Record summary
The prediction has a mean pLDDT of 83. This is a predicted structure of a 75-nucleotide RNA (transfer RNA) from a Verrucomicrobiales bacterium. The sequence is in RNAcentral, with records from ENA. NCBI's taxonomy places the organism under Bacteria, Pseudomonadati, Verrucomicrobiota, Verrucomicrobiia, Verrucomicrobiales.
[in-house]
RNA sequence: GCGCGGUUAGCUCAGCGGUAGAGCACAUCGUUCACACCGAUGGGGCCGCAGGUUCGAACCCUGCACCGCGCACCA
Numbered sequence: 001g002c003g004c005g006g007u008u009a010g011c012u013c014a015g016c017g018g019u020a021g022a023g024c025a026c027a028u029c030g031u032u033c034a035c036a037c038c039g040a041u042g043g044g045g046c047c048g049c050a051g052g053u054u055c056g057a058a059c060c061c062u063g064c065a066c067c068g069c070g071c072a073c074c075a
Base pairs, nucleotide, nucleotide: 001071002070003069004068005067006066007065010024011023012022013021018055026042027041028040029039030038048064049063050062051061052060
């Protein structure tokens, strides 16, 4: 330098054009002498950044950043 994959909640990951979900974690309540387990309820992200397309974008297009893999170069 080229190519491919990835970036969404604290963590691990879904979501593939119509105003974002799960599991775990967290909070409250119940239960318990208490803790854990279990049950119920709840809080939490605008989707890496910027621009474009569209009536509408996490999702399509472009650029950039970061992470990983491969290839090339290496006086």